Description
Predicted 3D model of a 73-nucleotide RNA (transfer RNA) from an archaeon. RNAcentral holds the sequence, with entries from ENA and MGnify. Model confidence (mean pLDDT): 80 of 100. Rfam family: tRNA. Rfam links the family to the GO term triplet codon-amino acid adaptor activity. The family's RNA type in Rfam is transfer RNA.
[in-house]
RNA sequence: GCGACCGUUGUCUAAUGGUUCAUGAUUCGUCCUUGCCAAGGACGGGGUCCGGGUUCGAUUCCCGGCGGUCGCA
Numbered sequence: 001g002c003g004a005c006c007g008u009u010g011u012c013u014a015a016u017g018g019u020u021c022a023u024g025a026u027u028c029g030u031c032c033u034u035g036c037c038a039a040g041g042a043c044g045g046g047g048u049c050c051g052g053g054u055u056c057g058a059u060u061c062c063c064g065g066c067g068g069u070c071g072c073a
Stems, first nucleotide, its partner, number of pairs: 001072007010026003018056001028044005049065005
């Protein structure tokens, strides 16, 4: 340099055009339970890489950029 795949809370992950709440686990905060810890429970905080396009509607489709992994040279 060329090609393929991927990018979603702090971490891992689901959703794949359908709208008010984007899923689950973990983490974090408060509380309950306990004599204390651990375990468990309730509530809460935190996310779609960036820009543009298509569409009534984009996390999802298209284009470009950026980043990552792999392959070829």